[in-house]
Context: one part of a larger RNA
RNA sequence: CCGUGGCUAAGGAACUAGGCAAAUUAACCCCGUAACUUCGGGAAAAGGGGUGCCCUCUUCGGAGGGCCGCAGAGAAAUGGGAGCGGCGACUGUUUAUCAAAAACACAUGGCUUUGCAAAAUCGAAAGAUGAAGUAUAAGGCCUGACACCUGCCCGGUGCUGGAAGGUUAAGAGGAGAGGUUAAUCGCAAGAUGAAGCUUUGAAUCGAAGCCCCAGUAAACGGCGGCCGUAACUAUAACGGUCCUAAGGUAGCGAAAUUCCUUGUCGGGUAAGUUCCGACCUGCACGAAUGGUGUAACGAUCGCUCCACUGUCUCAGCCACGAGCCCU
Numbered sequence: 001c002c003g004u005g006g007c008u009a010a011g012g013a014a015c016u017a018g019g020c021a022a023a024u025u026a027a028c029c030c031c032g033u034a035a036c037u038u039c040g041g042g043a044a045a046a047g048g049g050g051u052g053c054c055c056u057c058u059u060c061g062g063a064g065g066g067c068c069g070c071a072g073a074g075a076a077a078u079g080g081g082a083g084c085g086g087c088g089a090c091u092g093u094u095u096a097u098c099a100a101a102a103a104c105a106c107a108u109g110g111c112u113u114u115g116c117a118a119a120a121u122c123g124a125a126a127g128a129u130g131a132a133g134u135a136u137a138a139g140g141c142c143u144g145a146c147a148c149c150u151g152c153c154c155g156g157u158g159c160u161g162g163a164a165g166g167u168u169a170a171g172a173g174g175a176g177a178g179g180u181u182a183a184u185c186g187c188a189a190g191a192u193g194a195a196g197c198u199u200u201g202a203a204u205c206g207a208a209g210c211c212c213c214a215g216u217a218a219a220c221g222g223c224g225g226c227c228g229u230a231a232c233u234a235u236a237a238c239g240g241u242c243c244u245a246a247g248g249u250a251g252c253g254a255a256a257u258u259c260c261u262u263g264u265c266g267g268g269u270a271a272g273u274u275c276c277g278a279c280c281u282g283c284a285c286g287a288a289u290g291g292u293g294u295a296a297c298g299a300u301c302g303c304u305c306c307a308c309u310g311u312c313u314c315a316g317c318c319a320c321g322a323g324c325c326c327u
Stems, first nucleotide, its partner, number of pairs: 002321007010313002014311001019308001027051005036041001038145001052067006068072001080306007087298002092104002109142006120129003146293004151223003156220002158216005165211003171205002176200005183192003224242005251285001252282001263279005
């Protein structure tokens, strides 16, 4: 000097990103126990008191009397507590080896596919899973207990349905064109050229799809701008105008979302960029990519208080073990 333990005057979080770590609390019995609540909980809430030994009595549960110590759950083991808020309902699951969470799952709700040789999936196939199941079933996608709810838009993309018209492949079809040449013509060069063979090939017919017509948002998604107006001012219930498929409803809102921003006001502090309650000017909330609440729960995250403490003011001492020094 370091590590691991133990103790500490006065103060008691002044430490620190943060009470991290440590301390407090603790067992059993009795009394007592709030808001809130889904009436189960919350709850061991909180907060108090008791606990040894001897004698007597006893309904054997205990009661009365006495005794000792600083201390009677005499050691060890063995909850610190309370208030407000965010998120997620909950118990669970997860990054074996830096993340345990607000992420995943979940019961619930919804959409959608599937009539059984089911859809879906694996497999060149046979076959198998689904399922020795049968729509109260099975697959896919989303949401995520519960309560109150879930608005408007089908123009785009997707999906479903439709079939009149347009477009349209292979194929069918074969008008027409080319090559070859028996023959004919020509003195010759060459010209014309049937049939056959061959190279092509127009019209016409021709499915789904696409165009088209509808439906569908708990499908992917989307949900405006400018100007004016009330007898103080300010604001605008109201009006005008442009655009759109439709212009954000309820609820919430400086929020896990707010840039400006430490917004403004209130609370708490002597002092508060955090926290709580409001306001709404929502840069850029918003309704199953769910909205808003919510008792209970959480090794979750933020804030506050009580208790408690060597976290600190500010260090000291002790024990053990390393290192180091001496021999």